[in-house]
Context: one part of a larger RNA
Order: sequence, then C1' cells, then structure tokens
RNA sequence: UGACGGGGGCCCGCACAAGCAGCGGAGCGUGUGGUUUAAUUCGAUGCGACGCGAAGAACCUUACCAAGGCUUGACAUGUCUAUGUAAGCCGGUGGAAACAUCGGCCCCCAUCCGGUUCGCCGGGUGGCGUAGUCACAGGUGUUGCAUGGCUGUCGUCAGCUCGUGCCGUGAGGUGUUGGGUUAAGUCCCGCAACGAGCGCAACCCUUGUCGCGAGUUAUACUUCUCUCGCGAGACUGCCGGUAGAGAACCGGAGGAAGGUGGGGAUGAUGUCAAGUCAGCAUGACCCUUACGUCUUGGGCUACACACACGCUACAAUGGCCGGUACAGCGGGCAGCGAUGGGGCGACCCGGAGCCAAUCCCCUAAAGCCGGCCUCAGUUGGGAUCGGAGGCUGAAACCCGCCUCCGUGAACGCGGAGUUGCUAGUAACCGCGGGUCAGCAUUACCGCGGUGAAUAUGUUCCCGGGCCUUGUACA
Repeated sequence: UGACGGGGGCCCGCACAAGCAGCGGAGCGUGUGGUUUAAUUCGAUGCGACGCGAAGAACCUUACCAAGGCUUGACAUGUCUAUGUAAGCCGGUGGAAACAUCGGCCCCCAUCCGGUUCGCCGGGUGGCGUAGUCACAGGUGUUGCAUGGCUGUCGUCAGCUCGUGCCGUGAGGUGUUGGGUUAAGUCCCGCAACGAGCGCAACCCUUGUCGCGAGUUAUACUUCUCUCGCGAGACUGCCGGUAGAGAACCGGAGGAAGGUGGGGAUGAUGUCAAGUCAGCAUGACCCUUACGUCUUGGGCUACACACACGCUACAAUGGCCGGUACAGCGGGCAGCGAUGGGGCGACCCGGAGCCAAUCCCCUAAAGCCGGCCUCAGUUGGGAUCGGAGGCUGAAACCCGCCUCCGUGAACGCGGAGUUGCUAGUAACCGCGGGUCAGCAUUACCGCGGUGAAUAUGUUCCCGGGCCUUGUACA
C1' cells in the first nucleotide's frame, strides 16, 4: 500500500422486511450429469455451465461410428511435360452410393507464318480444359496456461488515474481525506495543494403533450385519428419553507409531463492465467495413400437413475357449448395467398389481388351475454396406447409435425429449501417474427389486451461503496 475480520462508523441495491405469483411434489418438453453404446461428436461446470454455442440434428448439417472408395487430392496458386479422341452429353458392366472400368457422339478459341482445288491443311505462340510431375493443398488434430479479436463477471457499482507542487530515507502519501449534499469523485464549503484525464451526467434512439408543413393509402367530405418530417416544451425556471444569504432538500402553483418524466443504447482503470484455437484469425507442435477427402447406413433422439430451466394441471374467480366486442409489433415473389367449392377435421381443388399504410398472413384471446355441469379423480386433468387419415420432403423404420375416432394415467396445491417482481410493473391473456423444405417449439426475440398487492423500516441474510481499526497474510 492492499487484502481479510463471526472489528467499528456512515450509506446504497427486490439484499432483507411488507406483499403477489411461482419453483421444490405430478405428467410432459428441453438441457446437463451419470450409465450404456461401434458411436451416443465437441465445447460450456458456483454465482458468471445446465431451453448455453444450437435463430431449426430424418439425408444434408456432422465435426462421431461401421463399411466401401480416392491420393496433387473436395478447394487455391505456380513450374514443367503431354494432349485437344479435352470438357460435355448418351449408354453398358460391377456397386448401397461414392467410385472403378468400357463403348459411342462431339472433336476448342484467338493470332502469326507457309501451302491452298478458298472447304481447309501443316507448323509456331497465347488462352481454356484435361492428364501426368513437382512445389504444395488439407486437418472441427493439440495447446484459450503462447496469442489477436470478441464475450461474461464484479457493475451502470462510483470509482480509476495523471502533471506540477508539497510531505516522507524509501515503499508511498497528499490531491481523492474532512463538514454537508446527490442516483453519482453530483455539487457546495473547508483544506499544501493547484489543475487535468478516463468514468458520472449531457449530447444519440424511443415513448408521453402541443404547433407547423406534407398526404401515398383510406374516405362522399374533412376537423380529428393516422403516417412522415421539422420545431416547441422541463431549466429546481416561479412561489413558500428548511439550510450557513451555499450546495441542496421539503411542499406548492402552472403544466401533457417535474425535479435524471418512462424505456433503451452506452460498461472507466482493472479482477477472475474467467470463456472461446469449434465463428474467424494466428505462433508452436503433430498427421500427410491419412488425424486429409468422398459415399452409403447408423449415431448425436440410447435410459435403472440424479439435477437445472420450463409447459400443462390438480378445478366452480372453473370446465364445456352457443352468440358477440376490441389490439399492437411484424412478415410476404421458389413468397403471402382472398372470394368460391369439397372434407367432421388436419387439409385439398382453385387461383383474384399484392414487390404491399393499397392485397394477403389476420376470425386476437382473456372479456361480455345466455345455457349446461354442482364438488366427484368429475363434463377437472390430459399423459399413454390402439386405429384411421393429412402435409413437407428422393426419403418420415430408427427419428418430423398436424387431424379425427377410441383410450383415458399421475395429479386433490406440493418437505427442507428456493426464484422473480416496486407500476402500466407482477400476474393472467393471446398475437407476430427469426431460424426454416418440413418441424419440437412449451425455447428465444418482440408486440399489444386485462391489470393488482405491498414497502412501518435497515436489527438480520447476500452483494457493493467511503472512512477508520487489528493482523503472525501478500
């Protein structure tokens, strides 16, 4: 000087408390451990791994396994040689394919020289392709403890430093401590310090109010709504009180909005030899008829079990049936697909319109009105299994999704423990999108609808900031 303390003081944070909804019990989904396996590819492992890399594992992906092939190679550049019966197309044989092998068709372009019965022929050079040769390619092989880049975390915590000066033999200190104040090293005052930088804040995006301009779409018209753009508005500016006439705090007015209005982007110096050599790049090492590469099939989907994160429930604030109302974000040409017709349905036939404020996806659901059920393993719950179908795709056996009929399991609110959330939030409800042929989506990223409870407070748990104290630690 730090770090640490079941030392002290001060102060924050859904940290506790006060509340609401959960998880932990059940079934299922996904991930992981373990086990199994020819292989169940690899990585991630307290917080900060475990619906994580993966925003899509039937083949492909794919890195794993088995079997069968290739060896200048699936891909790049160059040298030399040969060739133009080259590439390509068609076909045969072996084969699961890859590949191997055989046959046929076709038999290049530009330019120069010579010949020419102007069709072309011979030779040279260059291009292009192929074959061979040599340099080389290739490696998701190892090392994230050799690295770049990127990322997580403490933490959007308020800190981390520098110049000069001063103090100290020195490490170093001072400034940055102190008194107030703040979300904040925010600001004020004081002070051997005076200044400055990276952080904080502001500048950026979005949302809430108003004004102006414009109007594709929509409409009979147009104020409004809406869309796009520009601007105004909030600054403790005004009033009162408190405070030291300071910073500031409390209350009020006006206002759509108040004291950083709400949300986002933005992450200082550093810490964890944190994560990633499998996104990419890259040093070193290793493989080179194989640790490269191609193909077929299998595996990544296994299953006594354990954990993590979710979904659906256990019902009457409910379930079912009929009727009826109201969104927003988005997406669409190998696409979205209306009206109409068929089917109980998934879906099919068909194809209008739309490169989209124009057409389509697109009837939102919870809600409201009416009816049935009457507390039961039920008209709760839907797992599981049987049958019949639909869709995508060469192909749904391993191993996709959906529909209909039947079957109807556990489950009656969950031990110790544990998670999220302070307002348009939690909770409940549906909708859209990316990936994508199809698909699990209950995941993820967004969107709107309905819409709470609680906070007396900081003793305690966890994490953090400042000062101080102890230390046999560095």